The RNA shown here (transfer RNA) has 74 nucleotides and comes from a Chthonomonadales bacterium. Its Rfam family is "tRNA". Rfam classes the family as a transfer RNA. Rfam's curators write: Transfer RNA (tRNA) molecules are approximately 80 nucleotides in length. RNAcentral records the identical sequence in 2 taxa.

RNA sequence: UGGGGGAUCGUCCAGCGGCAGGACAGCGGCCUUUGGAGCCGUUAACCCAGGUUCGAAUCCUGGUCCCCCAGCCA
Numbered sequence: 001u002g003g004g005g006g007a008u009c010g011u012c013c014a015g016c017g018g019c020a021g022g023a024c025a026g027c028g029g030c031c032u033u034u035g036g037a038g039c040c041g042u043u044a045a046c047c048c049a050g051g052u053u054c055g056a057a058u059c060c061u062g063g064u065c066c067c068c069c070a071g072c073c074a
Stems, first nucleotide, its partner, number of pairs: 001070007010024004018054001026042005047063005
């Protein structure tokens, strides 16, 4: 420098135009002598800026960061 992949709750992952979801963690409750386990409820997120669209996490453009491959220099 070129090509490819990725960025979504605190963490790990789904969702690929139409109400943002799961697991774990957190919080509250039930249960328990206590704790743990189990059960119920609940909080919490789309990397940034534009564009297209009735509607964008999803499509397009630019940018930032991370990973992989190739090339160049050393």
The sequence is in RNAcentral, with records from ENA.